This is a predicted structure of a 377-nucleotide RNA (Bacterial RNase P class A) from Saprospira sp. CCB-QB6. The coordinates come from a structure-prediction model, not an experiment, and the mean pLDDT is 75. Taxonomically the source falls in Saprospira (Bacteria, Bacteroidota, Saprospiria, Saprospiraceae). The gene name in the source record is rnpB.
RNA sequence: AACACAGGCUACUUCAUCGCGAGAACCUAGCUUUUAGCUACUUCUUGAGGAAAGUCCGAACAACGUACUGCAUCGCGCCAGCUAACGGCUGGGCAAAGAGCUUUGCUCUUUGACGGAAAGUGUCGCAGAAAAUAACCGCCCAUUUUGGGUAAGGGUGAAAACCUGCAGGUAAGAGCGCAGGCAGGCUACUGGCAACAGCAGCCUGGGAUAAACCCCGCGAGUUGAAAUGCCAUGUAUACCAGCGCUUGAGGGUUGCAGGCCCAAUGCUGGAGGGUAGGCAGAUAGAGCGUUUAUGUGAGUAAACGCCCAGAUAAAUGAUGAAGCCUUGAGGCUUAGGCCAAAAGCGACAGAAUUCGGCUUAUCGGCCUGUGUUUUUU
Numbered sequence: 001a002a003c004a005c006a007g008g009c010u011a012c013u014u015c016a017u018c019g020c021g022a023g024a025a026c027c028u029a030g031c032u033u034u035u036a037g038c039u040a041c042u043u044c045u046u047g048a049g050g051a052a053a054g055u056c057c058g059a060a061c062a063a064c065g066u067a068c069u070g071c072a073u074c075g076c077g078c079c080a081g082c083u084a085a086c087g088g089c090u091g092g093g094c095a096a097a098g099a100g101c102u103u104u105g106c107u108c109u110u111u112g113a114c115g116g117a118a119a120g121u122g123u124c125g126c127a128g129a130a131a132a133u134a135a136c137c138g139c140c141c142a143u144u145u146u147g148g149g150u151a152a153g154g155g156u157g158a159a160a161a162c163c164u165g166c167a168g169g170u171a172a173g174a175g176c177g178c179a180g181g182c183a184g185g186c187u188a189c190u191g192g193c194a195a196c197a198g199c200a201g202c203c204u205g206g207g208a209u210a211a212a213c214c215c216c217g218c219g220a221g222u223u224g225a226a227a228u229g230c231c232a233u234g235u236a237u238a239c240c241a242g243c244g245c246u247u248g249a250g251g252g253u254u255g256c257a258g259g260c261c262c263a264a265u266g267c268u269g270g271a272g273g274g275u276a277g278g279c280a281g282a283u284a285g286a287g288c289g290u291u292u293a294u295g296u297g298a299g300u301a302a303a304c305g306c307c308c309a310g311a312u313a314a315a316u317g318a319u320g321a322a323g324c325c326u327u328g329a330g331g332c333u334u335a336g337g338c339c340a341a342a343a344g345c346g347a348c349a350g351a352a353u354u355c356g357g358c359u360u361a362u363c364g365g366c367c368u369g370u371g372u373u374u375u376u377u
Base pairs, nucleotide, nucleotide: 001373002372003371004370005369006368007367008366009365010364012323013322014321015320016319017318018317020047021046022045023044024043025042028040029039030038031037032036049348053359054358056357057356058355059354060353061224062223063222064221068258069257070256071255073220074219075218076217077216078092079091080090081089082088093114094112095111096110097109098108099107100106101105115215116214120213121212122209123208124207136154137153138150139149140148141147142146162181163180164179165178166177168176182205183204184203185202186201187200189198190197191196228280229279230278231277239270240269241268242267243266250262251261252260287306288305289304290303291302292301293300294299324346325344326343327342330339331338332337
């Protein structure tokens, strides 16, 4: 320098014309239920996102029977902190993988549902005798059909019953014994808020798997703006069938049961009649920006400034011009670059009650990190 990957930031600009949603103003016109309202015209202002997406978590808000008990189910799981809250984020610890170095360690990067496998059950392809009640070959003993001992050696595997050594031990062997090491547990001490680390003593040597069942700890009532409240409009307590009328049919936004609540102008079904409009919820909020202070950081606090879509079949667009961006014919230039016709492209996507996260999508440009290749020193 080029390419690739990962992370972060950014999310084309200006002008003109036409068009659309919302709000405001006022002249005129029309309509009406006439100190007013609505509609049209005119003018002005304003009009998507970093993810508005997936609807995966956490909340606000609202309703249900104040939502209790048991079982089931689901979620989470190192420590400390941040936060309204969280399964999110920050910092730390531990583990794994990779790289580098001054290599029994240290540093950096990435990743981790990271409680328990020493409560129990299950599972462990192929290979192998055997995958946890280990004996195929080999070795040893006794006997000669064979029986027993042996995990040192061979071989299989991702993994083989802690490892190394011993002129200990034994029939041969073996933690059987000894020395050293490794791993785990307990206790004490030291450092740390803690996870944990270091060190000493004692004990132990139990294969892996819990994103298998399970065990332990903590947590979860359900539903979801089509929630919900109100106004207006229209109505049929008519008819038929069944059940029931307090010793109760039946019903009641929680998986089941219990408890609980409603229940007689009743409930269920049939066959019908009617409405199907509007307002609130709903956009000033855990809001945005700047500065300062504080904290390693996520953040927090204060001051100042700002107001930023609110539709309901759903507006936020189209065209033209110029510029920006990419490629770049060609031209100029003592070689560093410069000018540039022409062409192309501008992605992903689109509010719908509102926030905080996570995940996924994303053209081009910029920044950071890592890797590969080439060149130079």